[in-house]
Description:
A computed fold for a 388-nucleotide RNA from Rhodospirillales bacterium 24-66-33, annotated as Bacterial RNase P class A. It matches the Rfam family "Bacterial RNase P class A". From the family's description: Ribonuclease P (RNase P) is a ubiquitous endoribonuclease, found in archaea, bacteria and eukarya as well as chloroplasts and mitochondria. By type it is a ribozyme. The model forms 95% of the base pairs in the Rfam consensus. The source organism's lineage runs through Bacteria, Pseudomonadati, Pseudomonadota, Alphaproteobacteria and Rhodospirillales.

Order: sequence, then C1' cells, then structure tokens
RNA sequence: UCAGACGGCUGGAUGGCUGCACUCGGGCGGGCAACCGUCCGGGUGAGGAAAGUCCGGGCUCCACGGAGACACGGUGCCGGAUAACGUCCGGCGGGGGCGACCCCAGGGAAAGUGCCACAGAAAACAAACCGCCAGCCUGGCUCGCCAGGACGGCAAGGGUGAAACGGUGGGGUAAGAGCCCACCGCGCGACCGGCAACGGAAGCGGCACGGCAAACCCCACCGGGAGCAAGACCAAAUAGGGGCGACACGCCGGGCAACCGGCAGCGGUGUUUCCGCGUCGUCGCCCGGGUCGGUCGCGCGAGGCGUUCGGUAACGGGCGUCCCAGAGGAAUGGCCAUCCAUCGCUUUCGGGCGAGGACAGAACCCGGCUUACAGGCCGUCUGACCCU
Repeated sequence: UCAGACGGCUGGAUGGCUGCACUCGGGCGGGCAACCGUCCGGGUGAGGAAAGUCCGGGCUCCACGGAGACACGGUGCCGGAUAACGUCCGGCGGGGGCGACCCCAGGGAAAGUGCCACAGAAAACAAACCGCCAGCCUGGCUCGCCAGGACGGCAAGGGUGAAACGGUGGGGUAAGAGCCCACCGCGCGACCGGCAACGGAAGCGGCACGGCAAACCCCACCGGGAGCAAGACCAAAUAGGGGCGACACGCCGGGCAACCGGCAGCGGUGUUUCCGCGUCGUCGCCCGGGUCGGUCGCGCGAGGCGUUCGGUAACGGGCGUCCCAGAGGAAUGGCCAUCCAUCGCUUUCGGGCGAGGACAGAACCCGGCUUACAGGCCGUCUGACCCU
C1' cells in the first nucleotide's frame, strides 16, 4: 500500500420564530359529583432497533389441598452466568478457510418399529447383471491347449447409486476371499489428564456395528390458563331491588253498627284439600349493585452514568451521582439562517450555483433473539507485496 477478519461508537450540529403533548406554579371557567377545560410563565419530550410479537420474566385476574402418574407441548455436547430463557460466556467435538476467524437442533441407531426415490443383481439375518474359475461332458487339433454345454465355486475386476458389508501392498488359490501377513482405518480398552463434555494411551480383537430420530420412539429436564380492552377505584339521571315514614284503600250479599258469608290477591308446596296473611297504590328519605361519565393501573426501575473490587468472560458486590417521554384516534411538528457529511454542474483552481441526510415512530414494563439500516469514525488482528 492492497485485500480481509472481529469488536465498538455514531445515526447531522447551532441559533431564531411558531405549534403540539405531559408536568409544576398562578388566574379564569364548566360539571350534582367524580373530575375536566382554557390562558400566562417555567421545565421535559422517541430508538438502536421504538419494528416482528418469536422466546423468557415482572405485574394483574381466574383456576387450584399436597404429592405422584398419564397425555400433550417445548428444550437437548459439557461447565458456568441469570429473576428466567430456546439468551449470553468459557470450553469440547465435527466441518470450512493459507490465516485472523466463521458455521453446526451437537443426547440415544448393539430397546423396538419404520423408511432409504431413480438407477441397480442386491439398500441390510444379504445378493449375483456383465464377468473370473479347476474338475466333468461333447467337439477340434499343431497333444496341451482351444470352443461350446450342464452342475457348481467366487466376489478380485466392470457396471448402478447419495450410500454396496473396511483400504493399500504381499502371500495364497482352479479362480478368489481377513483365508493369512504388514501398514492404515475401525471396535473394545487397563491406565493417565480433566469438575465434566472429552483428550491421550499400553494392550486386545480379523472386522462385527451402512444411513435417517428437523420418522415414530426411548432417555433427561422444563411447562396451570388468560392477558393492561389485564384489572382496581369514584360515581349522575331514569328504571328496578331492600328498609323506614306519611297518605289512600278492593268487589258482591246481609246487618243501624261492631261484624258475618262469598269472590279476588299473597305465602307454605307444583296441583287439590287444609292452614296462615289485610291489600294495592302514591309521595318523601335512606341503603346497596350496575349503566352514562370520570380517574387510577402509567413511569424509582432485575434503572442510567462514573469508579473500584472479584471473575479468563458472561456477570456479580461496594461507593458516588442522576431522575430521564407517558398519549388515549393517540404529542414529539413546520419554516428560516449559518455550518458539516454526500452528490451534480461549472471554474480564471480562489471559488460559485443547485440538490440534499439511511432504516424507521414509544402505547403496561423489563431481559433476549430475529429482521431493516445511507454515510462516517475508532480499536485489535490476519494474509500478500514493497522499503529500511
């Protein structure tokens, strides 16, 4: 200098004018009330992802005596972190890259079941399409070979496939074959290291155990349900419920009247009998529930920043300091000036003119993951080339 790997930061700046939301102080107004509106002044006002709503939790209500089993769903190498997690950190194993580094749903296939397209003889207790082969039979001849055939032997070579029941070399054989041997691979593995995953490994074994569990399944661990429209509180008019008080008082017959008889009503018990009860209405006051309406939940928190200690780290402890959006059809906007990136045109190389700022927009909150993102800045590291 070029090409890359990883990590972090930033996400236009300053000022003016004018809006919007919340909040504090003051004034005025509305409402029966709960509470609300408006004006003036001060203060505050989006993100690294506020997004997708995918995982984990807080919070709220509902369900639930405890424990276990079954079913269903999820997670899945080991150790740690954490409120918890499918997240993060450190390690292990496998794969990729010259390398920095990156990627992996990464438990169990000798518990069982199932599947392995096409091609191929055969896709798993094996099998034989082409092929190779001694002996036997037939034929030929140059007389130890050739051709053909049936019964057999073989799995080395060819061919198929993503995958074919170890590989290479030698011996052996009729031809062959772990049939035998050496090396490599594979399996078991005393012992050693490590908390563990796992690593190393003397020795033993002729080789058995193809792949798929993001197929069923087995094993271990985790899991009640719904969600802020959760839910809580305050609280009119009208209607209805309960209590108290005042007023009024059913129909028919008899009797001067008290009263008697019948009917109707209510309750015990659905009907009948029987028994008991006076009845219905109006007005006023009080109590309780709900509706309209209003408020809270809702911003001090697993909080931010700085520093220090422990830890490789994730993270945890201490100390100091700060208060940092809170709407409810939903505020955070617009205009102007100067500057900073960037781009275009032009130039007398001083400049001039114009364009113009990624992805995106809180809605109960927090920890993650995933996805989107113009441009700029910083740090650590790798490879190649050149110079000293």